[in-house]
RNA sequence: CUCUUAUCACGAGUGGCGGAGGGAAUAGGCCCUACGAUGCCCGGCAACCAACAAGCAAUUUGCUUGGAAAGGUGCUAAAUCCUACAGAUCUGAACAAAGGUCUGGCAGAUGAGAG
Repeated sequence: CUCUUAUCACGAGUGGCGGAGGGAAUAGGCCCUACGAUGCCCGGCAACCAACAAGCAAUUUGCUUGGAAAGGUGCUAAAUCCUACAGAUCUGAACAAAGGUCUGGCAGAUGAGAG
């Protein structure tokens, strides 16, 4: 980097360092930020993997459930901040314009596995 798969509306500081932009990319919107953001450290949150216990199948593994948080990650403004593509539906006198809601998709993030 590519592929597969699961999750993505919960949760998480009145701390330290630092000193300018930041919210992935493009566009539009909307926000955060010298009352110090983004970032780093510490702290915290969560429970994907590992570990533990129980059960089932099977035979040296697989699945399900549970609690914990000493291991590997992750996360720690706003739904992945929102929209973009498609379908359904609603408002609208209307098959127009414009807009709303829901579902799916695209893109992305993270874990696990494979190349």
Predicted 3D model of a 115-nucleotide RNA (SAM riboswitch aptamer (S box leader)) from Planococcus salinus. The sequence was found by an Rfam model in a public genome assembly. Its mean pLDDT, the model's own confidence on a scale to 100, is 81. It matches the Rfam family "SAM riboswitch aptamer (S box leader)". Rfam's curators write: The SAM riboswitch is found upstream of a number of genes which code for proteins involved in methionine or cysteine biosynthesis in Gram-positive bacteria.